[in-house]
RNA sequence: GCAUAGUUUCAGGGUUGGGUGAGAUUCCCUACCGGCGGUAACUGGCCAACAUCCCGCGUGCGGUGAAAGGAAGCCGCGCGGCGCGCCAGGAGCCCGCGAGCCGCACAUGCGGCCGAUCCGGUGAGAUUCCGGAGCCGACGGUACAGUCCGGAUGGAAGAAACGGAGG
Numbered sequence: 001g002c003a004u005a006g007u008u009u010c011a012g013g014g015u016u017g018g019g020u021g022a023g024a025u026u027c028c029c030u031a032c033c034g035g036c037g038g039u040a041a042c043u044g045g046c047c048a049a050c051a052u053c054c055c056g057c058g059u060g061c062g063g064u065g066a067a068a069g070g071a072a073g074c075c076g077c078g079c080g081g082c083g084c085g086c087c088a089g090g091a092g093c094c095c096g097c098g099a100g101c102c103g104c105a106c107a108u109g110c111g112g113c114c115g116a117u118c119c120g121g122u123g124a125g126a127u128u129c130c131g132g133a134g135c136c137g138a139c140g141g142u143a144c145a146g147u148c149c150g151g152a153u154g155g156a157a158g159a160a161a162c163g164g165a166g167g
Base pairs, nucleotide, nucleotide: 002167006162007161008160009159010158017029018028019027031147032146033137034136035097036096037095038094042089043088044087045086046085053083054081055080056079057078060077061076062075063074064073092135093134100113101112102111103110104109117133118132119131120130121129139150140149141148
């Protein structure tokens, strides 16, 4: 250093302005928000490692060519690269998951359900880039809630740090 039992910490944002009404942050117009992992043609950086690939340069050195000698070529070293490489970031509606809901169970759990995108452009390639227009958001409470209150000082996808023995 790797790997690992385990430990600790962390792990969600948002109702502006107006209308109706006795009453609505719940309806209507408008406003605002986007969990975790993956992918990603976008953005930025690098070409740094006895990691690697690709492209270009060059022919200095070494090897091969070469069983005389020697040339091209090839290989390695070398130098460079807004690279098809590496690093970091990057999708609410693409994939997977968490949360949530329902059923069963004493319980650990098991089974089921589980939201939403199109058009145009570029291109070899985009539901990811650019432009435009849309759409979605558990349960309980309450004038019908993604945004208020509550379960929740909870749980959790996961993230970071530390890390025993042994190898």
This is a predicted structure of a 167-nucleotide RNA (FMN riboswitch aptamer (RFN element)) from [Collinsella] massiliensis. The sequence is in RNAcentral, with records from Rfam. Taxonomically the source falls in Enorma (Bacteria, Actinomycetota, Coriobacteriales, Coriobacteriaceae). Rfam family: FMN riboswitch aptamer (RFN element). From the family's description: The RFN element is a highly conserved domain that is found frequently in the 5'-untranslated regions of prokaryotic mRNAs that encode for flavin mononucleotide (FMN) biosynthesis and transport proteins.